[in-house]
RNA sequence: GGGGAUGUGGUGCAGCUUGGUAACAUCCGAGGUUUGGGACUUCGUGACCUGGGUUCAAAUCCCAGCAUCCCCA
Numbered sequence: 001g002g003g004g005a006u007g008u009g010g011u012g013c014a015g016c017u018u019g020g021u022a023a024c025a026u027c028c029g030a031g032g033u034u035u036g037g038g039a040c041u042u043c044g045u046g047a048c049c050u051g052g053g054u055u056c057a058a059a060u061c062c063c064a065g066c067a068u069c070c071c072c073a
Stems, first nucleotide, its partner, number of pairs: 001072007010026003020056001028044005049065005
């Protein structure tokens, strides 16, 4: 220098193909249960890498960039 993959709560992941309420697990907070703790259970807080475009509507489509990883030179 060229090509490819990935980027979503604190953490791990689904959703993207087919645009329309961002799911699940864990962590954290509160309640119930217990003499207390643990376990169990109910509820809650919290996220789409950045910028722009298309669209009534973008995590999803398009463009550019950034970060990490892989391959080639």
The RNA shown here (transfer RNA) has 73 nucleotides and comes from an archaeon. Model confidence (mean pLDDT): 82 of 100. Its Rfam family is "tRNA". The family's RNA type in Rfam is transfer RNA.